This is a predicted structure of a 159-nucleotide RNA (Lysine riboswitch aptamer) from uncultured Lawsonibacter sp. The organism belongs to Lawsonibacter, within Bacteria.
């Protein structure tokens, strides 16, 4: 340097199914209210229609989830700045939020359980900081299979 592996409720993708979303959202009818109204914010020109709450009516999706199948694997993968870069929030500028794509560069060995935070309708899931023990792995010591410590850019194994 190559090639092949190993850790386990091991990682991620994509189809299929349910259940959830929710009797919500937007639609229609009718009533009430605000109108120097409304469309993220601010400006500019215009454009567009109202908002907004109550009652009937019928009435979604999408993210996320559970099964099953299958696919691609073990930095599997997820995360954080930064930097480009596609859309979306009525046209344009300046902000903001949203959701994707690349790149470099740090940070996590792995999955569990708890505390806070953060998206999410949500006791579901998902991220992240710290703690806990549990596991693998390697190294250094021990009197006996345990005791400290590191990090996957490591470990074993063959060539």
């Nucleotide at each position: 340097g190559a090639u092949a592996g190993a850790g386990g409720c091991g990682c991620g993708g994509c189809g299929c199914u349910c259940a959830u979303g929710c009797g919500u959202a937007g639609c229609g009818c009718g009533g009430g209210g605000c109108a120097a109204g409304g469309c993220c914010g601010g400006g500019c020109a215009a454009g567009c229609c109202g908002u907004u709450c109550c009652g009937c009516g019928g009435g979604a999706g999408a993210g996320g989830g559970u099964g099953c199948g299958c696919c691609g694997c073990c930095g599997a993968a997820g995360g954080u700045c930064c930097u480009c870069u596609g859309g979306c929030c009525u046209g344009c500028c300046c902000g903001g939020g949203c959701c994707g794509g690349a790149g470099c560069a740090c940070c996590u060995g792995g999955g569990c359980c708890g505390c806070g935070g953060g998206a999410g309708a949500a006791g579901a899931u998902c991220c992240c900081c710290c703690g806990g023990a549990c596991u693998g792995u390697c190294a250094c010591g021990c009197a006996u299979u345990u005791g400290u410590g590191g990090a996957g850019c490591g470990c074993u194994a063959u060539c």

Its mean pLDDT, the model's own confidence on a scale to 100, is 82.